Glycine riboswitch aptamer from a Sphingomonadaceae bacterium, 94 nucleotides, folded computationally. The sequence was found by an Rfam model in a public genome assembly. The prediction has a mean pLDDT of 75. The organism belongs to Sphingomonadaceae, within Bacteria.

RNA sequence: CAGGCGCGCACGGGAGAGACCGGCGGGGACACCCUCCGGCGCCGAAGGAGCAACCGCCCCGGAAACUCUCAGGCCCAUGGACCGUGCGCCGCCA
Repeated sequence: CAGGCGCGCACGGGAGAGACCGGCGGGGACACCCUCCGGCGCCGAAGGAGCAACCGCCCCGGAAACUCUCAGGCCCAUGGACCGUGCGCCGCCA
C1' cells in the first nucleotide's frame, strides 16, 4: 500500500399475517375515509427472552434465520432481520 473483519452513513433490494367485528368522535349529500377504544383471530425478519447444535481463554462464557410472542406488526405508507454497492473514521487481522 492492497485486502479482509468490525462500526457508522448513503442508496438499492427486502417476507409474513383480518381488505375482520363492534363502539365514540371527526370529514362527507351518500358510499366511504381517519383517530381512538374494545373483542376475537393471526405473523416473526426491529428489539427482547428461552433451549441448543457449535465455538472458546473451558471456573465459566459466547451463541441461531430454531422456539416464545413481552414488545412490535397484520390496506397503503411506515418499519423491517438480512443481502448488495459506495463512502467514512477509529480499531483488529499485524